[in-house]
Order: sequence, then structure tokens, then C1' cells
RNA sequence: GGAGUGAGCCAGGCGGUCGCGUGUCGGCAGGCGAGAGCCCGCAGGCAUGAGGAAAGUCCGAACUCUAUAGAGCACGGUGCUGGAUAACAUCCAGGCGGGGCGACCCGACGGAAAGUGCAACAGAAAGCAGACCGCCGCCCACCAGGGCGGUAAGGGUGAAAGGGUGGUGUAAGAGACCACCGGCGGCCCAGGUAACUGGACCGGCCCGGUAAACCCCACCGAGAGCAAGACCAAACAGGAGCGCGGCGCCAGUCUCUGGCGCACAGGGGUUGCUCGCCCCGGUCUCCGGGUAGGUCGCUAGAGGCGAUGAGCAAUCACCGUCGCAGAGAGAUGACCGCCACCCCACGGGGGACAGAAUUCGGCUUAUCGGCUCGCUCCAACU
Repeated sequence: GGAGUGAGCCAGGCGGUCGCGUGUCGGCAGGCGAGAGCCCGCAGGCAUGAGGAAAGUCCGAACUCUAUAGAGCACGGUGCUGGAUAACAUCCAGGCGGGGCGACCCGACGGAAAGUGCAACAGAAAGCAGACCGCCGCCCACCAGGGCGGUAAGGGUGAAAGGGUGGUGUAAGAGACCACCGGCGGCCCAGGUAACUGGACCGGCCCGGUAAACCCCACCGAGAGCAAGACCAAACAGGAGCGCGGCGCCAGUCUCUGGCGCACAGGGGUUGCUCGCCCCGGUCUCCGGGUAGGUCGCUAGAGGCGAUGAGCAAUCACCGUCGCAGAGAGAUGACCGCCACCCCACGGGGGACAGAAUUCGGCUUAUCGGCUCGCUCCAACU
């Protein structure tokens, strides 16, 4: 210098003019109240106002309501070991397997030796294997070859053809047998908390793949979600009370008073009557559920930052310090100037992904450009 790899960070800055949400301060107007005060509105001052992912809503929780004796089945999830954590499918460390020269990366990583299922093409044959060529034996033969049988050592097909190498053996062959190597199973020793690793011995046991296919094993799991949920509570309708008013009846000392009844009273219209139909049938108070609307939930939380200590680390303990959006159709914006960064044909141009909605911990996905640190490989020079 180039190529790469891991971890972490930033997400333009300052100022001006308008505008918006929330909080607070004093002022003004209105309402309630005896008052203190409370509520609401208006304009103003001050303070404050999106993210690393606020996103996808994929996991795990807090919180709330509903359900719930216990156990089992079904269904769903998880799946190496140890640790972290409120919890997790997350994180840290380790083991094993795979990839990379390497730093390092990836892995739902229990069981295929319980059972069932599945597998394109090619190939003779693909699942208690298989004979196309070849090899070997026997038979036939018109001497080209053919038939029957044996054989998985060689060729060919395939992602995969039922351990490998050498030997013995045989007609040719074959774990058929033997030695070594590999795997598996059993048993033992050593190391490690464990996963696992290393080693000795025994057994020819040699068994294909696939379980985010059914399944088996172990463990875990109620449902809905802040539009959860709690409280207050108009108008209209409903229920109740005869307080006022109304209607009917009765009585009295009779333009009035009293008593009783009626909320389906009763009055009016429609055709003379009955039925039917239509219109009117007040006001006040109380009651229940609860709509509109309002209040709470709502942001101090498994919180941020810094120091110290424990730990390889994730993380934890303790101390100090900070106050950091809480709306409800939803604010966080627009314009201008200067500076910084990048590009440029020197006129100028450019700045990503995207935006809170109960709150946290993760994962995943999107992202212009830039910075810091550790490490690896290659080349050259000293």
C1' cells in the first nucleotide's frame, strides 16, 4: 500500500423569522362556590418535544380483564453443555460438525440400530438389494455366437450401488477368513462441573439418506389485549313519586277550599252513534344500566450516564449523578443565512432508511455517508 475480518460509535452544527403539541408562570374574560378556592377559554413569557431502527409485529415479559379443583389426552413450541436473565426461540463461554490459507464465520446441533412414509433424472438394479458390460464354470454350436448358473474384485449410471488397503482363499470371487486402518456397540482407565476428548480390551457387528415428514423421547405452554381496563356522566328513551299544573269523583263555609283517585288519566279531530284510526298529553324531583363526552390508566422504568469492585465474558453488586415526548385524528414542521462534509464541466449540485402511541428485553429487515479500535492474509521497503 492492497484485500479482508470482528467489535463499537455518529446519523451534520450554530443563528434568525413564522407555526404546532405538552408542562409551568403570571395576566385577562367566563362559570361554580358563603369563602378559601376549583373548572374552562384566550393571548403571552419560559422550559421541553422521535429512532438506531420509532418499522415488521416474529419471540419473551411487565400490567389489565376473563377463565381455572387435580390429573391425563389432544394441540403448539423448544431440543449439545455450563452460565447470564424477570423471561426468551436472546446473550456469553465452551464442546462437536461444516466452510475459509487465515483473522473468523455458519449450524432447531435429541433419536434413522422402534415403526410408517418419501426420493426427479440417469441406471440392469435404489431398500429383508441388484447381473448391463466384464470375469468364471457347465452345455449347445453352422465357430458369428447362444443358453443356464456363479460372482459385487473391475467397467459404466447416479447425490447415493451396502466399510478401506493388502493378503489367504477360490473355477472366478466375496469379512468367507486373517492383519492393519476407519466406524458402531459393550466394558474399563484418565482429564473435564458438563457437553466431550484421549487411551486399553472385547465383538466381524459394518446397519444408506430424510424427523422446520408422520412419529418416539425429554422439557415447557390457559385466552385476549391499553380500542386492555377503572371511574364520572349529558340528551333521548325507560322506571318511580301526585310537589306544582291537568283530568275525574265526592264534600263544604261554592269565582274558592279540602279529600280521594288517575302517569294506559284525559282532551280534540274523523260521519249522527259505537268500534277503529290520527293529533295533543306539561313541569319538577328521584332511580338504574350506561351511549355521546370527560378523567384516570400514561410514563420514574427489569431507566440513562459515570466511577469502583466481582467475573474470561454475558452480566451482577454498590456508590454518585441526571430528569429524558406523552398526543387522541393524533404536535415534533416550513423558509432563510453562515460554517463543516462529499461531488463538480468552477456556473453549481448533493445529504440515506425512516417517524413515537401502555411500557420494557430481544430477533429480523431497511439505511447516503463517515469515524475509532483489535486482528488476519498478500506485496514491497527499512

The prediction has a mean pLDDT of 78.
The RNA shown here (Bacterial RNase P class A) has 382 nucleotides and comes from a Chloroflexota bacterium.
It was read from a public genome assembly, where an Rfam model found it.